Context: one part of a larger RNA
RNA sequence: UUGGGCUUAAAGCGCCCGUAGCUGGCUGGUGUCGUCUCACGUGAAAUAUUGGCGCUCAACGUCAAUGCGUGCGUGAGAUACCCAUCGGCUAGGGAGCGGGUGAGGUCAGGGGUACUCAUUGGGAAGGGGUAAAAUCCUGUAAUCCUAUGAGGACCAACGGUGGCGAAGGCGCCUGACCAGAACGCAUCCGACAGUGAGGGGCGAAGGCUAGGAGAACGAAUCGGAUCAGAUACCCGAGUAGCCCUAGCAGUAAAUCAUGCAGACUCUGGUGUUGCAAAUGUCUCGAACGUUUGCAGUACCGUAGCGAAAGUGUUAAGUCUGCCGCCUGGGGAGUACGGUCGCAAGAUUGAAACUU
Numbered sequence: 001u002u003g004g005g006c007u008u009a010a011a012g013c014g015c016c017c018g019u020a021g022c023u024g025g026c027u028g029g030u031g032u033c034g035u036c037u038c039a040c041g042u043g044a045a046a047u048a049u050u051g052g053c054g055c056u057c058a059a060c061g062u063c064a065a066u067g068c069g070u071g072c073g074u075g076a077g078a079u080a081c082c083c084a085u086c087g088g089c090u091a092g093g094g095a096g097c098g099g100g101u102g103a104g105g106u107c108a109g110g111g112g113u114a115c116u117c118a119u120u121g122g123g124a125a126g127g128g129g130u131a132a133a134a135u136c137c138u139g140u141a142a143u144c145c146u147a148u149g150a151g152g153a154c155c156a157a158c159g160g161u162g163g164c165g166a167a168g169g170c171g172c173c174u175g176a177c178c179a180g181a182a183c184g185c186a187u188c189c190g191a192c193a194g195u196g197a198g199g200g201g202c203g204a205a206g207g208c209u210a211g212g213a214g215a216a217c218g219a220a221u222c223g224g225a226u227c228a229g230a231u232a233c234c235c236g237a238g239u240a241g242c243c244c245u246a247g248c249a250g251u252a253a254a255u256c257a258u259g260c261a262g263a264c265u266c267u268g269g270u271g272u273u274g275c276a277a278a279u280g281u282c283u284c285g286a287a288c289g290u291u292u293g294c295a296g297u298a299c300c301g302u303a304g305c306g307a308a309a310g311u312g313u314u315a316a317g318u319c320u321g322c323c324g325c326c327u328g329g330g331g332a333g334u335a336c337g338g339u340c341g342c343a344a345g346a347u348u349g350a351a352a353c354u355u
Base pairs, nucleotide, nucleotide: 003327004326005325006324007309008308012323014202015201016200017199021195022194023193025089026088027087028086029085030084031083034081035078036077037076038075039074040073041072042071048066049065050064051063052062053061054060092192093189094188095187096185097184098183104178105177106176107175108174109173110172111155112154115151116150117149118148119147121145122144126137127136163170164169207248208247209246210245211244212243217241221237222236223235224234259322260321261320262319263318264317268300269299270298271297272296273295274294275293276292277291278290279289280288281287304311305310328355329354330353337348338347339346340345
């Protein structure tokens, strides 16, 4: 609980698509559902207000008028707005075209250094590791140097408060396919839009199922140290896992702790990325420089806002539409029930009690 809020105090769903719903550009005609006006009918009594009357007064009772009953029905009218319908328009939206752009996605092929292992040759007694050591490896020749081969993972420098993607996320090269945004043109459609309860899809790491692969790293585990102890930090090993294929799971400080969309603001300054235009230089090149516009991405900052920190045209400013969420701390994201899952668990989600 018709209130006030949601960066940090409780509170923005992890992200997108989209059904119902809600909301919706400019303009003309028609209708008149809503809306508004008028008339009539109805709107019980009691109660209420005013006045009169009756109980000796009053309360009370009673009569009249008025009001209330905020409404409903019928008829007539108004048409700005809302709605419905028939047209028109192009500023929103979509399609198209143009040259660029990007670690955007999927699949395939190729490459590179390092690492480990195996083998060849050389070589000789130590090597590893640490604060110091030891476990450990090594005379069946290690470490080291050299050559060849195999294997799996990864992709240094460039690399950038650089780029792309809805988010998660994405980084060697080449190709095929798929998708997107920005800029420019203003050719086409002509409001086709915004949001979005339910619903659907995507969704790091870790986990699960089945089958592979297994170099390095490495939960668990086993040793060696340290320590009062040491189920740790340090060292030596090392299984799941990490990798691939097909599924499941559906969570994160999934964060910009800031929902999406649109409009506006005297403002402004500095970088950087993409595109376009104008202009200058030239060793004319997909070159370089300057200015401007649009779009993105950062920093600073005016007004404003804010409890302050701060934010500040990428708003947390001023407004509009739609959705989600919050309502003292603990109990508790627990119990129970439902749904989903192979399980782990996820989701929905209390109360007693306590303070």
Model confidence (mean pLDDT): 85 of 100. Small-subunit ribosomal RNA, central domain from a Candidatus Micrarchaeota archaeon, 355 nucleotides, folded computationally. Lineage of the source: Archaea > Nanobdellati > Microcaldota. It matches the Rfam family "Archaeal small subunit ribosomal RNA". The family is grouped with related families in Rfam's "SSU clan".